[in-house]
Context: one part of a larger RNA
RNA sequence: GAUGAACGCUAGCUACAGGCCUAACACAUGCAAGUCGAGGGGCAGCAUUAUUUGUAGCAAUACAGAUAGAUGGCGACCGGCGCACGGGUGAGUAACGCGUAUCCUACCUUCCCCUGUCUCGGGUAUAGCCUUCCGAAAGGGAGAUUAAUCCCCGAUGGCGUCAAGAGGCCGCAUGGCAUCCUGACUAAAGCGUAAGCGGACAGGGCUGGGGGUGCGUCCCAUUAGGUAGUUGGCGGGGUAACGGCCCACCAAGCCGACGAUGGGUAGGGGUUCUGAGAGGAAGGCCCCCCACAUUGGAACUGAGACACGGUCCAAACUCCUACGGGAGGCAGCAGUGAGGAAUAUUGGUCAAUGGCCGAGAGGCUGAACCAGCCAAGUAGCGUGGAGGAUGACUGCCCUACGGGUUGUAAACUCCUUUUAUAAGGGGGUAAAGGCGUCUACGUGUAGAUGUUUGCAAGUACCUUAUGAAUAAGCAUCGGCUAACUCCGUGCCAGCAGCCGCGGUAAUACGGAGGAUGCGAGCGUUAUCC
Numbered sequence: 001g002a003u004g005a006a007c008g009c010u011a012g013c014u015a016c017a018g019g020c021c022u023a024a025c026a027c028a029u030g031c032a033a034g035u036c037g038a039g040g041g042g043c044a045g046c047a048u049u050a051u052u053u054g055u056a057g058c059a060a061u062a063c064a065g066a067u068a069g070a071u072g073g074c075g076a077c078c079g080g081c082g083c084a085c086g087g088g089u090g091a092g093u094a095a096c097g098c099g100u101a102u103c104c105u106a107c108c109u110u111c112c113c114c115u116g117u118c119u120c121g122g123g124u125a126u127a128g129c130c131u132u133c134c135g136a137a138a139g140g141g142a143g144a145u146u147a148a149u150c151c152c153c154g155a156u157g158g159c160g161u162c163a164a165g166a167g168g169c170c171g172c173a174u175g176g177c178a179u180c181c182u183g184a185c186u187a188a189a190g191c192g193u194a195a196g197c198g199g200a201c202a203g204g205g206c207u208g209g210g211g212g213u214g215c216g217u218c219c220c221a222u223u224a225g226g227u228a229g230u231u232g233g234c235g236g237g238g239u240a241a242c243g244g245c246c247c248a249c250c251a252a253g254c255c256g257a258c259g260a261u262g263g264g265u266a267g268g269g270g271u272u273c274u275g276a277g278a279g280g281a282a283g284g285c286c287c288c289c290c291a292c293a294u295u296g297g298a299a300c301u302g303a304g305a306c307a308c309g310g311u312c313c314a315a316a317c318u319c320c321u322a323c324g325g326g327a328g329g330c331a332g333c334a335g336u337g338a339g340g341a342a343u344a345u346u347g348g349u350c351a352a353u354g355g356c357c358g359a360g361a362g363g364c365u366g367a368a369c370c371a372g373c374c375a376a377g378u379a380g381c382g383u384g385g386a387g388g389a390u391g392a393c394u395g396c397c398c399u400a401c402g403g404g405u406u407g408u409a410a411a412c413u414c415c416u417u418u419u420a421u422a423a424g425g426g427g428g429u430a431a432a433g434g435c436g437u438c439u440a441c442g443u444g445u446a447g448a449u450g451u452u453u454g455c456a457a458g459u460a461c462c463u464u465a466u467g468a469a470u471a472a473g474c475a476u477c478g479g480c481u482a483a484c485u486c487c488g489u490g491c492c493a494g495c496a497g498c499c500g501c502g503g504u505a506a507u508a509c510g511g512a513g514g515a516u517g518c519g520a521g522c523g524u525u526a527u528c529c
Base pairs, nucleotide, nucleotide: 001528002527003526005525006524007523008522009521012381013380014379015378016377018374019373020339025337026336027335029334030333031332034081035080036079039078040077042074043073046072047071048070049068050067051066052065053064054063055062056061088292089291090290097217098216099215100214101213102212103211104210107209108208112205113204114203115202116201117200118199119198120154121153122152123151130143131142132141133140134139160185161184162183163182165180166179168177169176170175190197191196218264219263220262225255226254227253230252231251232250233249235247236246237245267289268288269287270286271282272281273280274279294315295314296313297312298311317328318327319326320325345371347370348369349368353367354365355364356363357362384415385414386413387412395405396404397403398402420466421465422464423463424462425461429456432453433452434451435450436449437448438447439446440445441444473518474517475516476515477514478499479498480497484513485512486511487510488509494501495500
C1' cells in the first nucleotide's frame, strides 16, 4: 500500500459499488417455465345468449332454478414450441480442462434470412369424456366411444445415399470436386376474421456447437521405473464425425532424469494487489470457458441433454402410511437450523432491458430493474463563518503576593443556512409499444395525428420559512516516530511491534492537564506485496 475481512471504542448525511471466504451441511414455507383455442376433441368453473319453470308485478321487467357448447372464453386432456437459455455453485479435475495459435479433404446445427420445387389420395388408433374395478394414499386396470398440425399406408418426385458403367479436373497419403446413363430406397398439414399464418424436400447463409494438433499451465525424486486395449496394423461395429471409442485376429510394441508413474494441492483465463521495473502473490464482484446439481450409475426424448426445479436403478437421509406401500432433493430468490470471528428482506414491479410462447392483443419471467438491512469499501458534504483581550472564570503547571498554559478558545457582536425540520412545486427514465383515425404507394409496410402505458415515487431535484439551530471521535506522546509535565504506584500493579520500561524523584505502568496524528471514523488482529 491492499482486503468479499473480523474485533474494540465511536458515529450526522448523500452517491456509487459490495455483502456465507466456514458445512458441495440439513432444509419448514412461498415463489423461480411456461405458452398457444388462428392445431384438436371437448365443457369442470365464469360470463353471455336462447328455451323453459317458479316467485313478485296489471305489464314492461327483476330475481331464482333447470336445459342447450349456441357465443366469449377455458380447468383438465391430446398436439406444437420452449423447458439444453437464463439463474446458482466450485465439489471434482494437473486434463487438449483452460489460454493462445492452427487444422477438419473427418462433422452437426432447432429457430432466423435467401433461393428453388412441391403441398395428391386414403386409413386405424389413442388421451379426454362415459361405464366399471382395485387402492388408505400415490396411483393403476378393464370396457365402450372420439378428434387433430398425433400416427400409419399409398402416389409423385428432385436432391441425396447405395450398386454397375463411362470419363474430366484438383489436392496433402487415405482421397476430394463436378458430369452422363441404369436400378433400388425416401416427402408433406392444415388453420383462418380469406388478410395471411403454416407444412415437405433440397441448396446457400447466419449463429451455436463437436473433434485433432503445436506451445504454455503448481509442489514432492525422502515417488524411478510405468503400461496389457497397453502401442501399432488388417477387418468390422458404433458415431453427426475421426479415432482401441468398442470388438475379432496379427505383431510386440509404447511412455520415462527434456522427470514417465505415483502422491499432495488446485477449477482455468481476462484480470486484481504490490513493485521504478523485473518479479512476487491472488483469481471475491463483472465477462469468457469448463465442471457439477443429495451420492453413484444409466439411458430416453430431442436440432441440441446423458438434462439443477425430467425419467429409471442403487445408496444414505427426511417425511406420510390403514404397514400392503408411497413421497422428496434450495450449489435458483427470499428464509430456517447448524457450523463459524463473520456475511442481508420469507420486499415491489414486469414500467424499462432481455428471454419463452403467441398472427396479435397478451401471458409467464426471484433473469432484470427497483426498494430494504449493514461504516463492510471508495468518493463527496457537514458538524458553522467573520470579528472579539480585561488575554475573563474554572482546570493544570511553576523558581508561587507574581507568572505560564488551556486561549480568539469562551462570553459578546454581526452574518450564513449546506444539513435538519416544515410547507409548496416537481421533470426525465416512453426511444418505443398498444388502441383509434388518416395519408402514401411497391397492398403490407412506411408516415402523420389523437389517445393510452411509470414499479421505483410525489423519490431525486428546486423554492420558501425557522433557527447556530440537529451532528466528534479514536489512537498515540522513551527511541524507531509527530507529540511532556504533575500525581499515584514502588521489579508490585502493569506495558510491550523491536530495543526494552517498573526495585521511592517512571516523559515507557494507572489517572489528570497539555500536546501530536488521523477524522465519521480511529485503532487492533489476520493475510499478500
The part of an RNA shown here (small-subunit ribosomal RNA, 5' domain) has 529 nucleotides and comes from an uncultured bacterium. It matches the Rfam family "Bacterial small subunit ribosomal RNA". Gene Ontology terms of the family: structural constituent of ribosome and ribosome. The RNAcentral record of the full RNA draws on ENA, Greengenes and SILVA.